[in-house]
RNA sequence: GCUGCACAUCGAGACUGGGUCGACGCCCAGACCAACCUGCCUCCCGGGCAAGGUGGUUUCCCGAAAGGGGAUGCGGUUCCGAAGGGAACAACAAAGCGGGCGUCG
Numbered sequence: 001g002c003u004g005c006a007c008a009u010c011g012a013g014a015c016u017g018g019g020u021c022g023a024c025g026c027c028c029a030g031a032c033c034a035a036c037c038u039g040c041c042u043c044c045c046g047g048g049c050a051a052g053g054u055g056g057u058u059u060c061c062c063g064a065a066a067g068g069g070g071a072u073g074c075g076g077u078u079c080c081g082a083a084g085g086g087a088a089c090a091a092c093a094a095a096g097c098g099g100g101c102g103u104c105g
Stems, first nucleotide, its partner, number of pairs: 007073004015030006031057003036053003039049003043100004060069003076089005
């Protein structure tokens, strides 16, 4: 860098109004929850921030178990290029902690 057959999680948490409808489901608006990616504190680890991108608000399903299935994540947008690829932009604010490494004195 590419991919998703790899890897991680499935503990806890959080909903109202409207549209369609018999219900489920789907759609719209606002709200809320959650640190998976990106960003920030911050060079690294821990920890933190719902800020950019996802996701969720049904509290996963089957099985006695082993296990199987399913879901989510593995940054986004714009521009250029036939393609490989390249370039640019927005990531506010708050907080500014513990440990490590490095440099200087």